The RNA shown here (transfer RNA) has 73 nucleotides and comes from a Candidatus Altimarinota bacterium.
Its Rfam family is "tRNA". Rfam links the family to the GO term triplet codon-amino acid adaptor activity. By type it is a transfer RNA.
The sequence was found in a public genome assembly.
RNA sequence: GGGCGAGUAGCUCAGCGGUUAGAGCAGGACGCUCAUAACGUCUUGGUCGCCGGUUCAAGUCCGGCCUCGCCCA
Numbered sequence: 001g002g003g004c005g006a007g008u009a010g011c012u013c014a015g016c017g018g019u020u021a022g023a024g025c026a027g028g029a030c031g032c033u034c035a036u037a038a039c040g041u042c043u044u045g046g047u048c049g050c051c052g053g054u055u056c057a058a059g060u061c062c063g064g065c066c067u068c069g070c071c072c073a
Stems, first nucleotide, its partner, number of pairs: 001072007010025004018056001026044006049065005
């Protein structure tokens, strides 16, 4: 330098172009217990990597750039 893949909550990841973007774990509160853990209920948390484009509508499609991984040179 070229090709492919990935980038969404603190972490691991879902998310056929169409309400208010979700799950598990984690954090907080409460319940249970003599108490802790476990368990149960409720709950907090997101400029969807950045900038543009297409569209009535973009996390999703297109282009460029950035980061990471793999391969080729």
Model confidence (mean pLDDT): 82 of 100.